[in-house]
Molecule: FMN riboswitch aptamer (RFN element)
Organism: Bacillota bacterium
């Protein structure tokens, strides 16, 4: 170091409380009792690769500064969990859907959707006593990937 190689092992976090009461129940009535996932106050969470001007360790340099390394982004580009369909040598392959979200703000700087400060956003399916990123389930399931082995080419 080529391989639609092979094997193994890993490989998601997070919502509690108060309020109100859709609705539903007892009562002869006052009126009492369940009852939020939506509303209203309050909180907490952030998969993998990529690309990350500073800062930061390191060598070299008299210096400017120049090589290297770690680290480093939910909302930059990609991917990954569901669904249909269609082939399978039944291991999977191909395609189709669905798959979100940041700043004309401050600051630094040649240079920032990345750092610092600040205000904002966003989050599959299907269940459910009320419309759920957090609550139960598919899931002791997958699966981006990561590592580490081996086999075989140069």
């Nucleotide at each position: 170091u080529a391989g639609c190689g092979c094997c193994u092992u890993c490989a998601g976090g997070g919502u509690c409380u108060g309020g109100u009461g859709c609705g539903g129940g007892g009562g002869a009535a006052a009126c009492c009792c369940c009852a939020a996932u939506c509303c209203c106050a309050u909180a907490c969470c952030g998969g993998c690769g990529g690309u990350g001007a500073u800062g930061c360790c390191c060598g070299c340099g008299c210096a400017a500064g120049c090589g290297g390394g770690a680290u480093g982004a939910g909302c930059c580009c990609g991917c990954g969990a569901g669904c249909c369909g269609c082939c399978u040598u039944c291991g999977g392959g191909c395609g189709g859907c669905a798959c979100g979200a940041u700043c004309c703000c401050g600051g630094u700087g040649c240079g920032a959707u990345g750092c610092c400060g600040g205000a904002g956003c966003c989050g599959a399916c299907c269940g459910u006593a009320a419309c759920a990123g957090u609550c139960g389930g598919g899931a002791u399931g997958g699966a981006a990937g990561a590592a580490g082995g081996c086999c075989g080419u140069g």